The part of an RNA shown here (large-subunit ribosomal RNA, half A) has 1671 nucleotides and comes from Plesiomonas shigelloides. It matches the Rfam family "Bacterial large subunit ribosomal RNA". Gene Ontology terms of the family: structural constituent of ribosome and ribosome. The full RNA is in RNAcentral, with records from ENA. Its mean pLDDT, the model's own confidence on a scale to 100, is 83.
Context: one part of a larger RNA
RNA sequence: GGCGUACGGUGAAUGCCUUGGCAUCAAGAGCCGAUGAAGGACGUGAUAAGCUGCGAUAAGCUUCGGGUAGGCGCAAAUAGCCUGAGAUCCGGAGAUCUCCGAAUGAGGAAACUCACAUGGGUAACCCCAUGUAUCCAUAAGUGAAUACAUAGCUUAUGGAGGGAACACCUAGGGAACUGAAACAUCUAAGUACCUAGAGGAAGAGAAAGAAAAAUCGAUUUUCUUAGUAGCGGCGAGCGAAAAGGAAAGAGCCCAAACCAGGAACUUGUUCCUGGGGUUGUGGAUACAGCAUAAAAGUUAUGAGUUUGUAACCGAAAAGAGUUGGAAAGCUCUACCGUAGGGGGUAAUAGUCCUGUAGGUAAAACGAAUGAAUAACGAGUUGUAAUCCAGAGUACCACGAGACACGUGAAACCUUGUGGGAAGCAGGGAGGACCACCUCCCAAGGCUAAAUACUACUUGAUGACCGAUAGUGAAGCAGUACCGUGAGGGAAAGGUGAAAAGAACCCCGGGAGGGGAGUGAAAUAGAACCUGAAACCGUAUGCCUACAACCGAUCAAAGCGCCUUAUGUGCGUGAUGAUGUGCUUUUUGUAGAACGAGCCAACGAGUUACGGUAUGUAGCGAGGUUAAGUACUUAAGGUACGGAGCCGAAGGGAAACCGAGUCUGAAUAGGGCGACUAGUUGCAUGCCGUAGACCCGAAACCGGGUGACCUAUCCAUGAGCAGGUUGAAGCGAAGGUAAAACUUCGUGGAGGACCGAACCACGUUACUGUUGAAAAAGUAUGGGAUGACUUGUGGAUAGCGGAGAAAUUCCAAUCGAACUCGGAUAUAGCUGGUUCUCCCCGAAAUAGCUUUAGGGCUAGCGUCGGACAAUUGAGUACUGGAGGUAGAGCACUGAAUGGGCUAGGGGGCAUAGCGCUUACCGAACCUUAUCAAACUCCGAAUGCCAGAUACUUGUACUCCGGCAGUCAGACUACGAGUGAUAAGACCCGUGGUCAAAAGGGAAACAGCCCAGAUCGUCAGCUAAGGUCCCAAAGUGUAAGUUAAGUGGGAAAGGAUGUGGGAUUUCUAAGACAACUAGGAUGUUGGCUUAGAAGCAGCCACUCAUUUAAAGAGUGCGUAAUAGCUCACUAGUCGAGAGAUCCUGCGCCGAAAAUGUAACGGGGCUAAAACUUACCACCGAAGCUACGGAAUUGUAUUUAUACAAUUGGUAGGGGAGCGUCGUAAUCGGGCUGAAGUCGUACCGUAAGGAGCGGUGGACUGAUUACGAGUGAGAAUGUUGGCAUUAGUAGCGAGAUGUGGGUGAGAAUCCCACAGGCCGAAAACCUAAGGUUUCCUCAGGAAGGCUCGUCCGCUGAGGGUUAGUCGGGACCUAAGCUGAGGCCGAAAGGCGUAAGCGAUGGACAACUGGUUGAUAUUCCAGUACCACUACAAUCGUUAUUAUCGAUGGUGUGACGCAGGAGGAUAGGAUAUGCUAGCUGUUGGUUAUGCUAGUCUAAGCGUUUAGGGAGUCAGGAUAGGCAAAUCCGUUCUGGCAAUUCUGAGACGUGAUGGGGAAGGUUCUACGGAACCGAAGUAUCUGAUUCCACGCUGCCGAGAAAAGCAUCUAGAGAGAGAAGUAGUGCCCGUACCGCAAACCGACACAGGUAGGUGAGGAGAGAAUCCUAAGGCCGGC
Repeated sequence: GGCGUACGGUGAAUGCCUUGGCAUCAAGAGCCGAUGAAGGACGUGAUAAGCUGCGAUAAGCUUCGGGUAGGCGCAAAUAGCCUGAGAUCCGGAGAUCUCCGAAUGAGGAAACUCACAUGGGUAACCCCAUGUAUCCAUAAGUGAAUACAUAGCUUAUGGAGGGAACACCUAGGGAACUGAAACAUCUAAGUACCUAGAGGAAGAGAAAGAAAAAUCGAUUUUCUUAGUAGCGGCGAGCGAAAAGGAAAGAGCCCAAACCAGGAACUUGUUCCUGGGGUUGUGGAUACAGCAUAAAAGUUAUGAGUUUGUAACCGAAAAGAGUUGGAAAGCUCUACCGUAGGGGGUAAUAGUCCUGUAGGUAAAACGAAUGAAUAACGAGUUGUAAUCCAGAGUACCACGAGACACGUGAAACCUUGUGGGAAGCAGGGAGGACCACCUCCCAAGGCUAAAUACUACUUGAUGACCGAUAGUGAAGCAGUACCGUGAGGGAAAGGUGAAAAGAACCCCGGGAGGGGAGUGAAAUAGAACCUGAAACCGUAUGCCUACAACCGAUCAAAGCGCCUUAUGUGCGUGAUGAUGUGCUUUUUGUAGAACGAGCCAACGAGUUACGGUAUGUAGCGAGGUUAAGUACUUAAGGUACGGAGCCGAAGGGAAACCGAGUCUGAAUAGGGCGACUAGUUGCAUGCCGUAGACCCGAAACCGGGUGACCUAUCCAUGAGCAGGUUGAAGCGAAGGUAAAACUUCGUGGAGGACCGAACCACGUUACUGUUGAAAAAGUAUGGGAUGACUUGUGGAUAGCGGAGAAAUUCCAAUCGAACUCGGAUAUAGCUGGUUCUCCCCGAAAUAGCUUUAGGGCUAGCGUCGGACAAUUGAGUACUGGAGGUAGAGCACUGAAUGGGCUAGGGGGCAUAGCGCUUACCGAACCUUAUCAAACUCCGAAUGCCAGAUACUUGUACUCCGGCAGUCAGACUACGAGUGAUAAGACCCGUGGUCAAAAGGGAAACAGCCCAGAUCGUCAGCUAAGGUCCCAAAGUGUAAGUUAAGUGGGAAAGGAUGUGGGAUUUCUAAGACAACUAGGAUGUUGGCUUAGAAGCAGCCACUCAUUUAAAGAGUGCGUAAUAGCUCACUAGUCGAGAGAUCCUGCGCCGAAAAUGUAACGGGGCUAAAACUUACCACCGAAGCUACGGAAUUGUAUUUAUACAAUUGGUAGGGGAGCGUCGUAAUCGGGCUGAAGUCGUACCGUAAGGAGCGGUGGACUGAUUACGAGUGAGAAUGUUGGCAUUAGUAGCGAGAUGUGGGUGAGAAUCCCACAGGCCGAAAACCUAAGGUUUCCUCAGGAAGGCUCGUCCGCUGAGGGUUAGUCGGGACCUAAGCUGAGGCCGAAAGGCGUAAGCGAUGGACAACUGGUUGAUAUUCCAGUACCACUACAAUCGUUAUUAUCGAUGGUGUGACGCAGGAGGAUAGGAUAUGCUAGCUGUUGGUUAUGCUAGUCUAAGCGUUUAGGGAGUCAGGAUAGGCAAAUCCGUUCUGGCAAUUCUGAGACGUGAUGGGGAAGGUUCUACGGAACCGAAGUAUCUGAUUCCACGCUGCCGAGAAAAGCAUCUAGAGAGAGAAGUAGUGCCCGUACCGCAAACCGACACAGGUAGGUGAGGAGAGAAUCCUAAGGCCGGC
């Protein structure tokens, strides 16, 4: 380490439970609100954070009822109270009811700020009460331009406003995805959504109707008609009505004619009030008759009854025994029942409790019904050419909409535009229109019920859920959390009967644990019922360190063990054999193609309606009810209900006829029919319409939310160290007739230069890339007075905005944001789709297809039924058609040699004729050929047919239900394309795979053999094999091969070797070898320098001697020479040579990790190859024996026989299990479910028994019903692993000693060291919201630690007339009375208001706390108001005040440079205090530190600006003016205004180092306390936008001053005494507290910002101060 076992941890499944949900039924109720709603904020308790209740009368107050002994909510505890004088509690009615919210006095950033009027209180401040919004209506008053009047204004009275229940209803607007396999009419759909409005319902409604019966009689809803008539790119789809059956039932009122009265004036009309009157024929009027009494109904009041909102009575075992912790269980006895519903009580209770059946009850407030009473309410008939009966209407035209009806023949209805009637002798309708006929009476109005819905109240129910379920929510959930916002949105239940919740002891700092104790149980101990799995351990039996592995299966020794159990046993297991997971998708996957880390739970063909088929049940020429009604025992209930539907009759386009009919002239023929079977339930298969098996888009449309990011713009503010250059202009000099021009100076321009801060500037490089950071760091760069950067407030919004323009930005999102909805959009696409067994079993083809990876029909499958014959298939036989293979060249073409030849070319010749040819050459002859689109010919096989025989035995065919398949692959043969390439592509005919396992081919879907029902340690064979791996022959016989050929390859090459054939030489001596010869003319001739056999040329290549010898086969020489060969003789003694065919071999033969081209070892008369033979092995084939199943046939009811049983897609059949329901029968505290274990049973899914745990439910049988079975969906949720004790611990310096403590690198103190220092210091805005301070703590947070903390707990802390904001003002912009515009919502905008980032406005210094200070305290000031008061004034004014009016001021840009001054700084032999080290100096020319003071008040200045004063006139300044403006005259030369600063005072004060004294909790506190000068330097600050220059020409209002209009009886100096409202104020604030998910190397406006060096705010080093940054 593996397997097993036992015991634990973690974890939460499972089981059981249910307080919570879900879905219905019945009844009620269907609104609340200016008498202030819904919804909130803040408060409220003795202690009080949350929820609940309540509202300053605050877990409550009063009263009337009920009710009875305890009570002060959830929610314990303590303290304190209430209660028989009736509390708490329940019900009815009252009272109170802060602030916000329609919000309503004005404003506003909701829960806040600021007012006015009247009344009351108060010295006053101030407090209390009430009222004060807008719009509409009515009434009254007042009242412009403008005389009357009107508009307007004011007042009074009444009403409205807003909310909800995401429901229902009506109306105004109104999509898109989608479907149509595309899309535009169409559909989706008048849906979603927005908006307005109403009610408990709404809407509709008493015929200008429907119809075609001489009919019906308002509306609404339902069943049916009917998926009919119709509409429709006549596509997809859309889709009535009448009639009939039901529910309910209800009818009325005006206008007009006419009459009466009144009013107005325009004097003949109109208006008002009352009467009258309401219909298809009536009314009025007139005349003539008849009746005279009352009903239906409406409105108001309302006795009584019923009922709601609290309650009350309510039978029967305090039975016995037994088990137990506990009885309600079990056993045995009783009793009640108009009550045996439910819940509780220590397990399961009719008789214990609460209740239930039944009965009873209301002071008060409702609801329904309603007797009775009152009022209102009515005539009838006839006659009449009298009158009346709804006008910009009907109707028409054009354009639309709506009607089921898409413009159609399109009626009917509505109306935007234009035209425009009639008048009862009239008008409308009946689907264009006209006529006739019939029906009806528009242009006015009201109307219950039947119908729709359910936020709410009460009661009840469930073959609904049971904590991943059921609501998102069983627990303080629309919470935590995320987002700027709209919006999104969780997780989380269980101790026990009862807390009896563990006193006490021990270990430990604690956490935790061990005892003790409680309890039935503590492995029920609060992380608490049961407690599975993954995962992590401890102990132990067996095994394991030469072993290669989808980890299993089969065989098996050894060791250990004994609870379905001594057996056919269990555990382990050396060793041998076989063996490339699962799913999906595919022609094909171990695949290196897809998916899964593991476990648990959840997770996908359902339901409704319609159709069709099958099965089954009822009835049957019939079958059946729907809505509804009634009843009850309340459910698949019974009865009624026959409207309607299907069938019983068809044919035809139809009229029509009818067992026939149509066609037809027809009696013919033919087509379709007739000669019976349906129908209604239930179940199942499939289809259609619906989301329709589940998950999955990118997108489209609608309504909203976003400009805190970013883009642009508007308003108002802020920022830019320092250095450099030197434009225009000006001045001077030179120069010119004058200019021009030149030089010098001055000057200070610039999208100028260098360079910090600053810059969403980011050039280059590196780092980083699970980062420090979802864009940064370091270094290096760019701009840096400008088209610059930036703060605050605002504007622009998605069919859009913005854009110095990149498809760039619009909240980490942009070729169209985000969010919710339509919505389960659609997906011919991918993935997934859950238990078992049995039978059969495909396809990858054709046709069509905007079709090619989709579909439809056919083909092939399956299941049921029918048919039994001239059915099908095969073999043999017979007969046919045909034009392929082959062959051929007769045709059509191609093509070869020769011959011959017309013709042509060349040559000769030429007037012409001709001649010739080693040239080309058709046709023809001949030789040898080729063809898919050639055929004089022509098979085999296949195909068709036939009769007979044999095999098979329905395999054929037909009807019906249900499919799947339309990607195929290789192999053999036949073709094509290609290169007679391809594991290529495309056809045909077979086979196999696909969907097929087994044996062989080493391994190897497609090749060879062979088709697996199961078992066997039986036998025989196939392919292929038999030396070993490895089963079987080292078999027999005869050869071959020598190459490891076998066991990879070609052209080509070779005396390899075997066989065969032909031929030559050979005992007259061959071939080979050895010995010898190989000569002469002659060096043949020519050529040549030479050429002699042998450079070359010539040839009649001669001749001689010979056994034989070439005018020479090679080597060789300069040429000779020399060596050879041919040829000959001898020796030797038998075969030798050549050619051809053929078997087996050899060479040709080079690749990448490693032999690696027999599977390996190895093999040579074989273990190779050829031939023949015998034996054996060899498979899931066949056989044997035994078992199972299917189908068939027989008998006959369980057997026999026969055949069969591989299988993907797919069809069919039969079962198992889970949850629930009903009935029956059971089990259970003497122990249910669940869970853990187990060796039993069954063909499988599965089922028992026993033991442990557990502690209350549960099983079997039969039937029924489903949220009914998981391993895969990059599935969902939770848990746990692995990686891994790995990466990392986020810029930078710590060390030592001491202290504290259980514990110290990390906390505190001291010392030393170091870092920042235009910050890493200090102040402050935004933002945060208690983080601030003290005490205590250490679980968690802190990237380590921790005694510490921005953490946890408790307590404390923020003090203002002057600071900031409000009670003051206005900018951009926003709101907006009236008003204008707009389908609605709403948009714009005047008056008016709001709105700082700006204007206006009064305080300084010091001290003090643990934490606040311009706020407290001390001192010294100022502002406003009040009182006292010198003084002035007091009757229409000259005290004084003074506009909401006039005028002025307020009041404004940028750059530049100069001056003055100050802040600050430095120095000093100034002054003060202290120190005295040692190395040369050492009481001095040494060292250290300090040397400061405000506002206010008074005086005054550098500088700057301006003329000023007095008087007169004045048509302007909307009235007036003494003011302003204009103008005239005179005076004065300085005057006046402004102004930093300085000086004095403030200050005999404050502060002030060291030191001293006292006290001390040793941290510190209290008191005392010196000097305070001079010189230099010097700002970016002030004078001051003052001056100069420039062009881009640079807010408003309040305030202030003044003027009058006007008000006016009191005003009021100095001083004194008083008064002074609301909000903010802690702390962080370049950061550990803000924005970035973090204690994050990023970002964050403004102010102060010292010294040395330096131009400098650069840079380096330092001060003050801060820090050492959490391994």